Predicted 3D model of a 72-nucleotide RNA (transfer RNA) from Laeops kitaharae. It matches the Rfam family "tRNA". RNAcentral holds the sequence, with entries from ENA. The organism belongs to Laeops, within Eukaryota. Its mean pLDDT, the model's own confidence on a scale to 100, is 83.
RNA sequence: GCAGCAGUAGCUCAGACUAAGAGCGCCGGCCUUGUAAGCCGGAGGUCGGGGGUUAAAACCCCCCCUCCUGCU
Numbered sequence: 001g002c003a004g005c006a007g008u009a010g011c012u013c014a015g016a017c018u019a020a021g022a023g024c025g026c027c028g029g030c031c032u033u034g035u036a037a038g039c040c041g042g043a044g045g046u047c048g049g050g051g052g053u054u055a056a057a058a059c060c061c062c063c064c065c066u067c068c069u070g071c072u
Stems, first nucleotide, its partner, number of pairs: 001071004006066002010024004018055001026042005048064005
């Protein structure tokens, strides 16, 4: 330099146009003599950045950034 994968909650990841979700973690409550476990509830997101298409974009198109892999 070229090609490909990935970037979504604190972490690990779903979601391939039509309500942004799960597990773990965190906070509160129940339970317990107390803790853990268990059960119930809650908070937390400009979906890597910018532009475009569309009635509507995490999702499609273009450019850029970061990471990983391969080739030269």